[in-house]
About this RNA
This is a predicted complex of two RNAs, RNase P RNA and transfer RNA, with 424 nucleotides together. Rfam match: Bacterial RNase P class A. Rfam links the family to the GO terms dimeric ribonuclease P complex, ribonuclease P activity and tRNA processing.

RNA sequence: GGAGUCGGCCGGACAGUCGCUAUCGCAUGCGUGUGGUGGAGGAAAGUCCGGGCUCCAUAGGGCAGGGUGCCAGGUAACGCCUGGGGGGCGCGAGCCUACGGAAAGUGCCACAGAAAAUAUACCGCCGCCGGCCCACGGGUCGAGGUAAGGGUGAAAUGGUGCGGUAAGAGCGCACCGCGCGUCUGGCAACAGGCGUGGCAGGGCAAACCCCACUCGGAGCAAGACCAAAUAGGGGAACGAUGUGCGGCCCGCACUGUUCCCGGGUAGGUUGCUUGAGGUGUGUGGCGACACACAUCCCAGAUGAAUGGCUGUCCCCGACAGAACCCGGCUUACAGGCCGACUCCCAAC
RNA sequence: UCCCCGGUAGCUCAGUCGGUAGAGCGGGUGACUGUUAAUCACUAGGUCGGCAGUUCGAGCCUGUCCCGGGGAGCCA
Repeated sequence: GGAGUCGGCCGGACAGUCGCUAUCGCAUGCGUGUGGUGGAGGAAAGUCCGGGCUCCAUAGGGCAGGGUGCCAGGUAACGCCUGGGGGGCGCGAGCCUACGGAAAGUGCCACAGAAAAUAUACCGCCGCCGGCCCACGGGUCGAGGUAAGGGUGAAAUGGUGCGGUAAGAGCGCACCGCGCGUCUGGCAACAGGCGUGGCAGGGCAAACCCCACUCGGAGCAAGACCAAAUAGGGGAACGAUGUGCGGCCCGCACUGUUCCCGGGUAGGUUGCUUGAGGUGUGUGGCGACACACAUCCCAGAUGAAUGGCUGUCCCCGACAGAACCCGGCUUACAGGCCGACUCCCAAC
Repeated sequence: UCCCCGGUAGCUCAGUCGGUAGAGCGGGUGACUGUUAAUCACUAGGUCGGCAGUUCGAGCCUGUCCCGGGGAGCCA
């Protein structure tokens, strides 16, 4: 100098002015006025997971159903995060990984191919055995042997080499792979060593399923209170039925419940923001994180506020707007800054 | 704000158990007719909403994103 990997942060700045909204103080003729202070995000998004909160029973039992799936830890919890193991990719820093069980059972594997899973043989190789021919080298037919080679396929019954054989074959041996046993290290996943077995039935479980763990349902339009309004009306079904309860059964609670037609009202208060909270320091831990102390209060709208204009400057500003609240994941994002590391080239 | 459903040819819809995607209407060409319609024959037309993953193979299974549609309160 070039190429790249990982982690973190920012994402117009300043001043003036006119508004909007919440809150506090003062004034008030109770309509409001005036001054101070606060006022979107890293994703507020998608609503894909998990939890809080609220109601249904305090959320109970069983079946069914859903979810997760290497190991250990973190956490309120998780499908998230951290560390580790196995596998894959990269020269490397690093990155990716739904990664339990196919010997419990069922199912599927189109086309091609002999055969797609109780195995089997199209071309081929051989033909030790038997028949026939022979110029004695062999040829040919058959009983059969074989799966080395060719061919098919996404996938073909361990791989490579040597021996062996009529030709072959774990038939024998060596190495690799695999299964089993055992020892060592590790909490474990797993790794390594030794011994042993000629090898034991291919793939798919994001097919059904089995195993382990886990999950009750609904959602702030939850729920609570006040006010207003009237036709608190009519019809049907049920009656241990019905409802809470969403697939079923049990159990618990309530005593009327559900549906249809018709009618009225669509106002306010609360839930509503102090919270698994932020910042700093210290301690423990490889880390996620936990603990202790100090300090801070940091949006709460409800037709829904957080904006407009002017001036100066720069690299001329991306994706995008809270709606009960948190923890994650995923997706979108102009441009810029910082730190750690890797590879290549050149020079010293 | 919350909940639910859908996306396949120009339109309306099928597609069971993963095996290479159809039907009706519409379009085009031809026949029939003096001409048109109707009818008959033939025919074109598909990123299965997008992107990843599982699988030998995905419209179908899984994840994620995009687009479209529907529903809700109180008296009770």
The prediction has a mean pLDDT of 78.